[in-house]
Molecule: transfer RNA
Organism: Candidatus Uhrbacteria bacterium
């Protein structure tokens, strides 16, 4: 240097081009308990940056950064 792979909540992890981005752990808030801890109900939290196509993009295209791999 050239090629392919991946990038989503704090963590793992879904999402035929049609979204109010969903679920488990975590955490906060109340119920349940004499107190914890279980359990129940509820809340909070994310699409790596920029651009382009598209009525419409997590999803496709192009480039960046960052991580992995295979070649020379």
């Nucleotide at each position: 240097g050239g090629c392919g792979c991946c990038a989503u909540c704090g963590u793992c992890u879904a999402a035929c081009g049609g979204c109010u981005a969903g679920g488990a752990c975590g955490u906060c808030u109340g119920g349940u308990u004499c107190u914890c801890a279980u359990c129940c109900a509820g809340g909070c939290a994310a699409u790596a940056g920029g651009g382009g196509u598209u009525c419409g993009a997590u999803u496709c295209c192009c480039c960046u950064u960052g991580g992995c791999g295979c070649u020379a």